[in-house]
RNA sequence: UCACGUGCUCCGGGGUCGGUGUAAUUCCGAACCGGUGGUGACAGUCCACGACCCGCUGGCAGCCAGUUAGCGGUUGACCUGGUGAAACUCCAGGACCGACGGUGAAAGUCCGGAUGGUAGGCAGCACGUAC
Numbered sequence: 001u002c003a004c005g006u007g008c009u010c011c012g013g014g015g016u017c018g019g020u021g022u023a024a025u026u027c028c029g030a031a032c033c034g035g036u037g038g039u040g041a042c043a044g045u046c047c048a049c050g051a052c053c054c055g056c057u058g059g060c061a062g063c064c065a066g067u068u069a070g071c072g073g074u075u076g077a078c079c080u081g082g083u084g085a086a087a088c089u090c091c092a093g094g095a096c097c098g099a100c101g102g103u104g105a106a107a108g109u110c111c112g113g114a115u116g117g118u119a120g121g122c123a124g125c126a127c128g129u130a131c
Stems, first nucleotide, its partner, number of pairs: 001130001003129007010121002016030004031109002033098002035049004044096002053073008078094005100112003
């Protein structure tokens, strides 16, 4: 030093008021939130990745269960107008979406698996290499 490599660390937001009710931060009315990379210009809704869930193969195990590594599957939701060279990304307006288990009553927001796992990071630190 926008260089390369290895190791370690770090990195997710949001339920407040009212109503009904024996009971709801779960229903109703109004609130609030938006991981990572990409994309001619900034994205919860475009293209991909990750989490959850399911399966297959191998390791550990006598078998199952379990666990671990790899691979595969599944996986939500946007339109109209404006500006512009360019925007489903900006501005205006109106919409929509959100794993599993639990719960005195149905959960994106509460509790739990999770003091976990994981994507990606011109995030940090250390060491080494190159210039």